[in-house]
């Protein structure tokens, strides 16, 4: 400097013909147990990198930007 791909919970990820966003772990309350552990049961937890566009409506379409990564030079 070119090309591609990644951004969504505290951590890994899901979420495709555009309709109000979910799981594991992990955190906290319980239950069991003599105490813990493992185990079950419920709870918290997101302005979907950013600000714009199209759209009744955008994580999800479009132009840009910003950070990472990977290939060629």
């Nucleotide at each position: 400097a070119u090309g591609a791909g990644a951004c969504u919970a505290g951590c890994u990820c899901a979420g495709u013909u555009g309709g109000u966003a979910g799981a594991g772990c992990a955190u906290c309350g319980g239950a069991u147990u003599c105490c813990a552990a493992a185990u079950c049961c419920g709870g918290c937890g997101g302005u979907c990198c950013u600000g714009g566009g199209u759209u009744c409506g955008a994580c999800u379409c479009c132009a840009a930007g910003g950070u990472c990564u990977c290939a060629u030079a």
Predicted 3D model of a 73-nucleotide RNA (transfer RNA) from Dictyostelium discoideum. RNAcentral holds the sequence, with entries from ENA. The source organism's lineage runs through Eukaryota, Amoebozoa, Evosea, Dictyostelia and Dictyostelium. The prediction has a mean pLDDT of 82. It matches the Rfam family "tRNA".